[in-house]
RNA sequence: ACGGUUGGACAGCCGCGGAUUUUGCCGCAAGGCAAAAGAUGAGGAAAGUCCGAGCACCGCAGAGCAAGGAUGCCAGCUAACGGCUGGUGGAGGCGACUCCAAGGCAAGUGCAACAGAAAGAAACCGCCAAGCAAUUGGUAAGGGUGGAAAGGUGCGGUAAGAGCGCACCGGCGGUCUGGCAACUCGUCCGUCAUGUAAACCCCAUCCGGUGCAAGAGAGGAAGCAUCAGGGCUGCUCGUCCGCUUCCGUAGCUUCGCUUGAGCGUACUGGCGACUGUACGCGUAGAUAGAUGGCUGUCAAAACAGAACUCGGCUUAUAGACCGU
Numbered sequence: 001a002c003g004g005u006u007g008g009a010c011a012g013c014c015g016c017g018g019a020u021u022u023u024g025c026c027g028c029a030a031g032g033c034a035a036a037a038g039a040u041g042a043g044g045a046a047a048g049u050c051c052g053a054g055c056a057c058c059g060c061a062g063a064g065c066a067a068g069g070a071u072g073c074c075a076g077c078u079a080a081c082g083g084c085u086g087g088u089g090g091a092g093g094c095g096a097c098u099c100c101a102a103g104g105c106a107a108g109u110g111c112a113a114c115a116g117a118a119a120g121a122a123a124c125c126g127c128c129a130a131g132c133a134a135u136u137g138g139u140a141a142g143g144g145u146g147g148a149a150a151g152g153u154g155c156g157g158u159a160a161g162a163g164c165g166c167a168c169c170g171g172c173g174g175u176c177u178g179g180c181a182a183c184u185c186g187u188c189c190g191u192c193a194u195g196u197a198a199a200c201c202c203c204a205u206c207c208g209g210u211g212c213a214a215g216a217g218a219g220g221a222a223g224c225a226u227c228a229g230g231g232c233u234g235c236u237c238g239u240c241c242g243c244u245u246c247c248g249u250a251g252c253u254u255c256g257c258u259u260g261a262g263c264g265u266a267c268u269g270g271c272g273a274c275u276g277u278a279c280g281c282g283u284a285g286a287u288a289g290a291u292g293g294c295u296g297u298c299a300a301a302a303c304a305g306a307a308c309u310c311g312g313c314u315u316a317u318a319g320a321c322c323g324u
Stems, first nucleotide, its partner, number of pairs: 001324006008298007016041002020037007043303001047314002050312005055211004068207005073087005088102001089100004103202002108200002110196003124143002126139005151169006170192005176186001178183001215255003219247006229241004262281006269274001
């Protein structure tokens, strides 16, 4: 420097949640009530609610466009992702290593404070030519301003100059080489008009909305009937449905609700994310919301408390341990 594990322990007493078992009481029964017993009961982030899914309802014939939003090097992994892995390129570090909204400014537009003539087809000084002069024209060598000034150095060239020409160097684009690809060694050809897209914008891909407080389902009493009738099916068999009246229209009701893209170990394949096979495990489900309190010992003990469920990301975190 990087990666991983853990996230107080033990004992005693008193409590709480949902189940299980036993006992007692009630009930024809299904079951209900009460008591007792021994087990069991928050996290690595349960948090932020930032992404991706399941599930549910609403919208929608189907498909597309616009608007708006998100993402943006390549290949792979994954149910999926804006996540992860491995690479490429760039930046930082002596180094181990770390970081990156990393498509396009050669589509268009905008912006670049102050300074400076000029911030993109630039003439302030200077240089050259013409002119008596005022001035006009040419010129990016030199000076000056700036974070940045129109590729750099040299030779040629010229009235003076200039990639105007040439040599070397540098940048960009293309061809060839290697690579699945991003990209790239070196050669050759062309070219030399800044920066900025977490500026508008352009290009490519993706996206309907709202979230479990989603949402779904009902009961009781009395009387009558048990032949018949009706649905599934045209018939048979089978199976399902009683009818009327009254009360109730809701809460401290039931479901959704926790077994799920689950977890662990070993082996297989892979650099890896991950995958396959075998074996094993049972792991909270409340609804004002349980998971707690006290005492003793260990010297002291962080961040923090489930509420539909998973996969990630981000943020908070004392102490202890392991590996490279």